[in-house]
Context: one part of a larger RNA
């Protein structure tokens, strides 16, 4: 000097883009942060529409309406993303570079092959219970794309096994043969060509979309392995599943991962073992580099979810807003027993020097779900609060000497404050008032034409074209007017180092101080003033790199 998630002491006009618990992974009141789907399913109530009917004339009761459909179930997807934090890790956790011939991947693309026949339940729901509650218990009903069994199939997998070619010599890869095993759920539109032929309704036929099985691709995930990765030797020895082999179990998958049996090894001064401290990296900072210090925002990885421990489900979890035990705390209770978990958004307390709102919107971009509308989304986009940091712009321009008045100083002639002020002559940024007034909006659906699949004028895909519709910031940004210098300057510093110096009070007292050092009666170093010097909406002081 340069930098800081910074604080603190003064003082403070605007806007732009960033940023904001570094401490207690300390406890949490409230509310909201993951749900969609009626084109999977059975019932379908309030309400509301239509109809009738009785009179009390606005009530009641009946029926119908699911191309209205609330809450609740069954069922499908999704909750394993996304958003916190950084306790724990010194490790294959992370950077890197590599392997897997030791592997798995739901949605999604692509190229095939299939969608067949049946069966038995069970919630909701009614009805009896039990319980303060949370919540459960029996009986009886009933549906499916829930559930389960047959049937049928190989380019899927096991078994037996042929030839060829590669290698990391185990197997991979193509490949003849044979036999064994293993599925499936339907759903909405639409039509009458065809068949029953009751005109509706079943079969049927078509579109679309689900559903089974395969091949291949994408993604993502798991595992392995080399080299790199804090400090201490005042830490020298560690190790029994400990090291290898065999079999065998278990994983999607290698492997002492587990288990028998067997060898006794295996690691170590090129630091094992032990202890402290630590998330790791891209990169920030800093500095001419080398380096050094550091890991907030913002991506990448990992690792946790009150503390500990399991496993269910599931394509992925050993699961932040799931489930079960065990503990600590809180809280409800009718004492017999139940609830919870903000290191999501705000929000509170509490530590602390110190870190905002219990805000608005799904318009935008992106996720989940669903043909679609369309729901949800404290993710996001915004706006609110803090000079917290960079940046930017203003607090006014020109003239203007009788060098005014005060101030201060003074050798008492004077000097300085100073073009500085009034004065005069303009200007109009900002902030104030009035008006006008976006961009971010393109999709999607819907309508109309044309094509093409088709039995079809549904419907679907593909090309193009025309209408209208959607803004939370927001009447915001920006643009015109209006009016008038009006509303907008501190701060520290002056003894050297370091730019700037007189008085006047004090009197080794009161005090200054970053390093020398100042003050004991003429202090340019204290305090005040006048003057100046340096930054500037800021200036200083602390603290921390470098």
């Nucleotide at each position: 000097g340069a930098a800081u998630g910074a604080a603190c002491g003064c003082u403070g006009g605007c806007g732009g883009c960033g940023u904001g618990c570094u401490u207690a992974a300390c406890a949490c009141a409230u509310g909201c942060a993951a749900g969609u789907c009626g084109c999977a399913c059975g019932a379908g109530a309030a309400c509301g529409c239509u109809u009738c009917a009785g009179c009390u004339u606005g009530c009641u009761g009946a029926a119908g309406u699911u191309a209205g459909u609330a809450a609740a179930g069954u069922g499908g997807c999704g909750c394993a993303c996304g958003g916190g934090u950084g306790a724990g890790u010194a490790a294959c956790g992370c950077g890197u570079g590599g392997g897997u011939a030791a592997u798995c991947u739901a949605c999604c693309c692509u190229c095939g092959a299939a969608u067949u026949g049946g069966g038995g339940a069970u919630a909701a729901c009614a009805u009896c219970g039990c319980g303060a509650a949370a919540g459960u218990g029996a009986u009886g009903c009933u549906a499916a794309u829930a559930c389960c069994g047959g049937a049928u199939a190989a380019u899927a997998u096991c078994u037996u096994a042929u030839a060829a070619a590669c290698c990391u010599c185990g197997g991979u890869u193509u490949u003849a043969a044979a036999g064994a095993u293993c599925a499936a759920a339907g759903g909405u539109g639409g039509c009458c060509u065809c068949u029953a032929c009751a005109u509706g309704u079943a079969a049927g036929c078509u579109a679309c979309u689900g559903u089974u099985u395969g091949g291949g691709g994408a993604u993502g995930a798991g595992c392995c392995c080399g080299c790199g990765u804090a400090c201490c030797a005042u830490u020298a020895g560690c190790u029994u599943g400990u090291u290898g082999g065999u079999a065998g179990g278990g994983u999607a998958a290698u492997g002492g991962c587990c288990u028998a049996c067997c060898a006794a090894g295996g690691c170590u001064g090129c630091g094992a073992u032990g202890g402290u401290u630590a998330g790791c990296u891209g990169g920030u900072c800093u500095g001419a580099g080398a380096g050094g210090a550091u890991g907030a925002u913002c991506a990448g990885c990992c690792a946790c979810a009150c503390u500990g421990g399991a496993a269910c489900u599931g394509a992925c979890a050993c699961a932040c807003g799931g489930u079960c035990c065990a503990g600590a705390c809180u809280c409800c209770u009718a004492c017999g027993g139940g609830a919870g978990g903000c290191a999501g958004c705000a929000g509170u307390a509490g530590g602390g020097a110190a870190u905002u709102u219990u805000g608005c919107g799904c318009a935008a971009u992106g996720g989940g779900g669903g043909c679609a509308a369309c729901c949800c989304u404290g993710a996001c986009g915004c706006a609110g609060c803090g000079a917290c940091g960079c940046c930017g712009c203003g607090u006014g321009a020109g003239u203007g000497a009788a060098g005014a008045a005060g101030g201060c100083c003074u050798u008492c002639g004077g000097g300085u404050u100073g073009u500085a002020a009034a004065g005069c002559u303009c200007u109009g940024u900002c902030a104030g008032a009035a008006g006008g007034g976006a961009c971010g909006a393109a999709u999607a659906a819907g309508u109309g034409g044309g094509g093409u699949c088709u039995a079809a004028u549904a419907g679907g895909c593909c090309u193009g074209c025309a209408c209208g519709a959607u803004g939370a910031c927001g009447g915001u940004a920006c643009c015109u007017u209006c009016a008038g210098a009006g509303g907008a300057a501190g701060c520290a510093c002056c003894g050297g180092c370091u730019a700037a110096c007189u008085c006047u009070g004090u009197g080794c007292c009161a005090g200054c101080a970053g390093c020398c050092g100042c003050g004991g009666u003429a202090a340019u170093a204290c305090a005040g003033a006048g003057g100046g010097u340096g930054c500037a909406a800021g200036c200083g002081u602390u603290a921390u790199u470098c």
Molecule: small-subunit ribosomal RNA, 5' domain
Organism: uncultured prokaryote